[in-house]
Parts: sequence; C1' cells; structure tokens
RNA sequence: GCUUGAAAAAAGCAAACCACCUGAAAGGGUGGAGCGCAAAGUUACUGGCCUAAGUCUUGAGAGAGAUAAGGCGGCAGAACUGCCGGG
Repeated sequence: GCUUGAAAAAAGCAAACCACCUGAAAGGGUGGAGCGCAAAGUUACUGGCCUAAGUCUUGAGAGAGAUAAGGCGGCAGAACUGCCGGG
C1' cells in the first nucleotide's frame, strides 16, 4: 500500500419504548433504556422516503389538491475520514 471481519482484546455508537424540552408537522435535543451496528463516524451531492407552515390552485364556506425553501445518513449509492485484528 492492497485486501478482509473468522476467532480475540480495548474502546465506541444506540432502535423501540418512557420523561422533559423544541418544532406547524415530519423531525430534532437531553436523560433513562438497549434492538442492533466494523463505519450505526462526517457531508442532503444522486436516487428514495416523510411532512406541508408558507405559497399556488380550487371552493360560498368548511375543506380539498399541488408544492421543500423543512426533514430522514439506523433506506441505497457517492465523497471524505477512522480503531483493533487476520491475510
């Protein structure tokens, strides 16, 4: 440098659910919890998914439809970075 995660050690992250805070919502933060994770580290660049405050359309109105500039990195790809061990 390339490749790999079988066995092992050290360290790490943290789903559902619960409490509080936050947000229009989706979601996010902190604490508890622990389903899982060898990139479950970082980045919304591509695809995908969620929401629809505002905006537009419609409607007498109530409402309905469209829409991301809001989100999800624990959906996949891509880029960057990284611990330990094997070959």
This is a predicted structure of an 87-nucleotide RNA (c-di-GMP-I riboswitch aptamer) from Deltaproteobacteria bacterium ADurb.Bin151. Its Rfam family is "c-di-GMP-I riboswitch aptamer". Gene Ontology term of the family: cyclic-di-GMP binding. About the family: GEMM was predicted in a large-scale screen for bacterial structured RNA regulatory elements. The coordinates come from a structure-prediction model, not an experiment, and the mean pLDDT is 88. The organism belongs to Deltaproteobacteria, within Bacteria.